Predicted 3D model of a 316-nucleotide RNA (Archaeal signal recognition particle RNA) from a Candidatus Bathyarchaeia archaeon.
Of the family's consensus pairs, 88% are formed in the model.
It matches the Rfam family "Archaeal signal recognition particle RNA". A reference for the family is Wild et al. (2002), "Towards the structure of the mammalian signal recognition particle", Curr Opin Struct Biol. The family's RNA type in Rfam is non-coding RNA gene. Gene Ontology terms of the family: SRP-dependent cotranslational protein targeting to membrane, signal sequence recognition and signal recognition particle, plasma membrane targeting.
RNAcentral holds the sequence, with entries from ENA.
Its mean pLDDT, the model's own confidence on a scale to 100, is 75.
It is recorded under the gene name ffs.

[in-house]
């Protein structure tokens, strides 16, 4: 250097979106083959233009003129992305509406509870509010003023040997009589600084007589408790009457009158409220549709490259 043989080689998908500084994978979507399995991995996993998956297992094809791969040119085209439009479904907000529905009223027709044991209508009274005026019951308050004479205490004057006697007099107390007045009755009520009577005892006195006065008793004041009142109070009361005014749906009762009529329903008519339904308009989201550009599985045609450089053995 040439020849022969070996070893080994290849396939088991691709694309888009998304994520990323970027390349792959898990994820989502589209598509193909006879054609894989397992593990981790979207708050992500492995990597760095030498990125264009990693780890493990398995199947099939080929054997150098191979299987198969990659590049270039052309065509096809599922699907996707971006931009855009004179496309605009569905939905929503707003507005309008001589439509439907809802509420109220009137009228005709139909029906009809009820109705001479009295329909509808009219009217009166009670019940409700209120003005005036009475009664009843309860409560609070209230107890007068004046005149006459009599007796007593106190004070003053005079007399008396004492106890005392005579007269006058504001005030106070007691009893009586009378007038006005609504102003009375009963009962209790001062031990002592209210009054009358005042046993016993005490005091003055020759005596006669007189005095103060305990107890007791009879009255009385302030006042207490009851009763009555012919008195007063814009005090009270789920008490009650009379004469008026007002409101008035229901309920109750009475009168006039004499045959309808509550309600329901079809229709019609006049109104009202609203957005429950419909219709129309406008605005907006936006499926679908169209246009432009780009990417592009698959399939077809032509052509070129790699595989085949290289490694091991043998022969010459």
């Nucleotide at each position: 250097u040439g020849g022969c043989g070996g070893g080994g080689g290849a396939u088991c998908g691709g694309g888009g979106a998304g994520c990323c500084a970027g390349c792959c994978g898990u994820u989502c979507c589209c598509u193909g083959u006879c054609a894989c399995c397992u593990g981790a991995g979207a708050u992500c996993g492995g990597c760095u233009a030498u990125a264009c998956g990693c780890a493990g297992g398995g199947a099939u094809c080929c054997g150098u003129u191979a299987a198969c791969u990659c590049g270039g040119a052309g065509g096809u085209a599922a699907g996707g992305u971006g931009c855009u439009g004179u496309u605009g479904a569905c939905c929503a907000a707003c507005a309008a509406u001589u439509g439907g529905g809802c509420c109220c009223g009137g009228c005709u027709g139909c029906u009809g509870a009820c109705g001479a044991u009295g329909a509808a209508a009219c009217u009166c009274u009670g019940c409700c509010c209120u003005g005036c005026u009475g009664g009843g019951c309860c409560g609070a308050c209230g107890g007068a003023g004046g005149a006459g004479g009599g007796g007593g205490u106190g004070c003053c004057u005079c007399c008396g040997a004492a106890g005392g006697g005579a007269g006058g007099u504001a005030a106070c107390c007691c009893a009586u009589c009378u007038c006005u007045u609504u102003g009375c009755u009963g009962u209790c009520g001062a031990a002592c600084c209210c009054g009358g009577u005042g046993a016993g005892g005490c005091u003055c006195g020759g005596a006669a007589g007189a005095g103060a006065g305990c107890a007791a008793u009879c009255g009385u004041a302030a006042g207490g408790c009851a009763g009555a009142c012919g008195g007063u109070c814009u005090g009270g009361c789920g008490c009650u009457g009379g004469c008026g005014g007002g409101a008035g749906a229901a309920c109750a009762g009475g009168g006039u009158u004499g045959a309808g009529a509550a309600g329901g329903u079809c229709g019609u008519u006049g109104g009202g409220a609203c957005u429950c339904c419909g219709u129309u308009g406008c605005u907006g989201u936006g499926a679908u549709c169209g246009g432009c550009a780009c990417c592009g599985a698959u399939c077809c045609u032509c052509u070129g490259u790699g595989g085949a450089u290289g490694c091991c053995g043998c022969c010459a």